[in-house]
């Protein structure tokens, strides 16, 4: 150089060919329970979906670009 992949709370990771409030699992924090603790149970907080634009009555979801990952070719 050229192909093609992901990027979505702290961490992993769904998100069904666009349509109200973006979902789990660990982790957090709060109560129960306990002589304490961990476990178990019951609640809560936590991401305007990497950025910019375009397309649309509407975008995490589609198109273009950028930044930075990690692959496979020469």
């Nucleotide at each position: 150089g050229g192909c093609g992949c992901g990027a979505u709370g702290g961490c992993u990771u769904a998100g069904u060919u666009g349509g109200u409030u973006a979902a789990a699992g660990c982790g957090u924090c709060u109560g129960u329970c306990u002589a304490g603790u961990a476990a178990a149970c019951a609640g809560g907080a936590g991401a305007u979906c990497c950025c910019c634009g375009g397309u649309u009555c509407g975008a995490a979801u589609c198109c273009g670009g950028a930044u930075g990952g990690g692959g496979c070719c020469u």
The RNA shown here (transfer RNA) has 74 nucleotides and comes from Priapulus caudatus.
Rfam family: tRNA. Rfam classes the family as a transfer RNA.
The coordinates come from a structure-prediction model, not an experiment, and the mean pLDDT is 80.